[in-house]
RNA sequence: GCCCUCAUAGUUCAACGGUAGAAUGCCUGACUGUCGAUCAGAGGAUAGGAGUUCGAUUCUCCUUGGGGGCG
Numbered sequence: 001g002c003c004c005u006c007a008u009a010g011u012u013c014a015a016c017g018g019u020a021g022a023a024u025g026c027c028u029g030a031c032u033g034u035c036g037a038u039c040a041g042a043g044g045a046u047a048g049g050a051g052u053u054c055g056a057u058u059c060u061c062c063u064u065g066g067g068g069g070c071g
Base pairs, nucleotide, nucleotide: 001070002069003068004067005066006065007064010024011023012022013021018054027041028040029039030038047063048062049061050060051059
C1' cells in the first nucleotide's frame, strides 16, 4: 500500500428496512435483626460524517479505531 472483518447500555450479546431488546452490573423499593440471596421497579446505548428511502442498527460511500490476510 491492497483486501476481508468488527464497532449497539458500565460489561457480554440480540435485533426481516417499520416502537433498539436480553443477561449481568449500578440505583430504588419489598423481604431480612444486618449483609447476602430472592422478588418488583426505574435509569442507561446504535463509533463519527454524508447518501438512498416515506422510514436506516440494517443498504451505499468516506473517516476513525480494533482484529486478520497478502505484498